[in-house]
Molecule: SAM riboswitch aptamer (S box leader)
Organism: uncultured Saccharofermentans sp.
RNA sequence: CUUAUCAAGAGAGGCUAGAGGGAACCGGCCCAGUGAAGCCCGGCAACCGCGGAAAGCAGCGGUGCCAAAUCCGGCAGGAAACCAAAAGAGGUUACCUGAAAGAUGAG
Numbered sequence: 001c002u003u004a005u006c007a008a009g010a011g012a013g014g015c016u017a018g019a020g021g022g023a024a025c026c027g028g029c030c031c032a033g034u035g036a037a038g039c040c041c042g043g044c045a046a047c048c049g050c051g052g053a054a055a056g057c058a059g060c061g062g063u064g065c066c067a068a069a070u071c072c073g074g075c076a077g078g079a080a081a082c083c084a085a086a087a088g089a090g091g092u093u094a095c096c097u098g099a100a101a102g103a104u105g106a107g
Stems, first nucleotide, its partner, number of pairs: 001107006011041001013040003020031003025074004042066003046063005052057001070101001075098004080093004
């Protein structure tokens, strides 16, 4: 860079340590001294490989993953309610679709 997927699933375990963590920035909202992060064990089963004719399926191996939708929003479009207003412009909230960014696999 290309491509597929991202609303499913996964521990009241152990070790160490002691305050952080949820990718990054901003804004929210959460998790955390009933112990964050890290490591081990355990678990899940998405992608790839292997042999089984094929399919299904399980097995083994590689990678991955194990709070909340990729925790939610930030950009664009749509449609709704409300606020404000003479009108036009404007604001808030939740919703739908897409993009961007990101993650993982494969190439």